[in-house]
RNA sequence: GAAGCCGGCCGGGCAAUCGCUGCUCCGACGCGAGUCGGGGGGGAGGAAAGUCCGGGCUCCGGCGGAUCAGGUGCCAGGUAACGCCUGGGGGGCGUGAGCCCACGGAAAGUGCAACAGAGAGCAGACCGCCGAACGGCAUCUCCGGAUGCGCGUGGUAAGGGUGAAAGGGUGCGGUAAGAGCGCACCGCGUGCGGGGCUAACGCCGCAUGGCACGGUAAACCCCACCUGGAGCAAGACCGAAUAGGGGAACGAUAACGCGGCCCGCGUUGUUCCCGGGUAGGUUGCUGGAGCCUGGCGGUGACGCCAGGCCGAGAGGAAUGACUGUCGCGCCGCAAGGCGUACAGAACCCGGCUUACAGGCCGACUCCACCC
Numbered sequence: 001g002a003a004g005c006c007g008g009c010c011g012g013g014c015a016a017u018c019g020c021u022g023c024u025c026c027g028a029c030g031c032g033a034g035u036c037g038g039g040g041g042g043g044a045g046g047a048a049a050g051u052c053c054g055g056g057c058u059c060c061g062g063c064g065g066a067u068c069a070g071g072u073g074c075c076a077g078g079u080a081a082c083g084c085c086u087g088g089g090g091g092g093c094g095u096g097a098g099c100c101c102a103c104g105g106a107a108a109g110u111g112c113a114a115c116a117g118a119g120a121g122c123a124g125a126c127c128g129c130c131g132a133a134c135g136g137c138a139u140c141u142c143c144g145g146a147u148g149c150g151c152g153u154g155g156u157a158a159g160g161g162u163g164a165a166a167g168g169g170u171g172c173g174g175u176a177a178g179a180g181c182g183c184a185c186c187g188c189g190u191g192c193g194g195g196g197c198u199a200a201c202g203c204c205g206c207a208u209g210g211c212a213c214g215g216u217a218a219a220c221c222c223c224a225c226c227u228g229g230a231g232c233a234a235g236a237c238c239g240a241a242u243a244g245g246g247g248a249a250c251g252a253u254a255a256c257g258c259g260g261c262c263c264g265c266g267u268u269g270u271u272c273c274c275g276g277g278u279a280g281g282u283u284g285c286u287g288g289a290g291c292c293u294g295g296c297g298g299u300g301a302c303g304c305c306a307g308g309c310c311g312a313g314a315g316g317a318a319u320g321a322c323u324g325u326c327g328c329g330c331c332g333c334a335a336g337g338c339g340u341a342c343a344g345a346a347c348c349c350g351g352c353u354u355a356c357a358g359g360c361c362g363a364c365u366c367c368a369c370c371c
Stems, first nucleotide, its partner, number of pairs: 001367001003365002006362005012326004017321002020043002023040007045342001049353002052351005057231004069227005074088005089103001090101004104222002109220002111216002126160002128156003134152002136149005168186006187211001188209007195201001235283004245274006254268005290309008327340005
């Protein structure tokens, strides 16, 4: 100089005018609730988004457990909790910084593997390699047999070939040819010891086994752990008017119904009391697993301590409009012009994912050149 990789942060500034919505102070009016006027001060985000996980809070249900269903899935730690985060292990990619991975179990059971291929699961022999006991064929024959071929047949799994995958690899010995058949080394399994946060792991050592245990579980399944349901339109309080419900007293023994009559009961009247629900109002509601600074512990996620701070709270739903100037980007010789991302809280919080013009800071890697 150039390319890259990881982490953290900002994401328009200042001023003026007119509005909107909470809070607070003052004044006036009102018994009060409150109304009016004036002043001050607050008023979107890193994702407020998707609503995908996890919790707090609330109501309902529930002795406990199991079944069913769903989810999670290497190990350890962090956390209120998590499918999140940190550190470590394993596998893959990259020269590297670094990135990616649903990464438990296939020596419980069941299933699946198209096409190709001889053979795909207690495997198999197409080409090949090797043999010649028996049958066959050919030649010779002293007719007893001999020699040859490798058609039937037997051995083998080196080499070739098929496939995503073919039951360890290399070498030496061995053999008719071969083969863990034997041996050495490598690999693998098992056991023990060491290492490693008492772990995952398989890094080291020792012993042992000729090798058994192919693949697939985002196939059924098995194992371990987790999960009651609904959600702030949750829930709580106050509570009309009208209509309706329950009770008591009074009045009339009147009318109607229970088809004869009486009794009884019910309905119709007036007054008072009670409770439920609706409209509406209040609350839940923003001081919290909170933020900032410093110190300490820890590799880290994170935790502890001290000091300081208060930073929206609406409810058909405010947070807007406009002007000047500065910053930034593009165009232009210039004057100047145009643009300035993604996006809008709704009970709160921790995550993940997705969107995003432009910019700042820090750690690290590779390449080229110079000293």
Predicted 3D model of a 371-nucleotide RNA (Bacterial RNase P class A) from Dyella jiangningensis. Model confidence (mean pLDDT): 77 of 100. It matches the Rfam family "Bacterial RNase P class A". By type it is a ribozyme. The gene name in the source record is rnpB. The sequence is in RNAcentral, with records from ENA. The model forms 91% of the base pairs in the Rfam consensus.